Molecule: transfer RNA
Organism: Candidatus Komeilibacteria bacterium RIFCSPLOWO2_01_FULL_45_10
RNA sequence: GGCGGCGUAGCUCAGUGGUAGAGCAGCAGACUCAUAAGCUGUUGGUCGGGGGUUCAAGUCCCUCCGCCGCUACCA
Repeated sequence: GGCGGCGUAGCUCAGUGGUAGAGCAGCAGACUCAUAAGCUGUUGGUCGGGGGUUCAAGUCCCUCCGCCGCUACCA
């Protein structure tokens, strides 16, 4: 250089056109003499950047950026 995969909450990841979610973490409550665990509730996202298609895009297309893997001159 070429090919492929990944990028979504603080972390690990679901979601493959029609309301952005789970677990953990955080916060609050209840419980307890108190703490922890467990229980209940709850905050938190310009879905890597930009553009396009569509009535509608995390999802499809183009481009750029970052990370990981494969490949070694074939066209």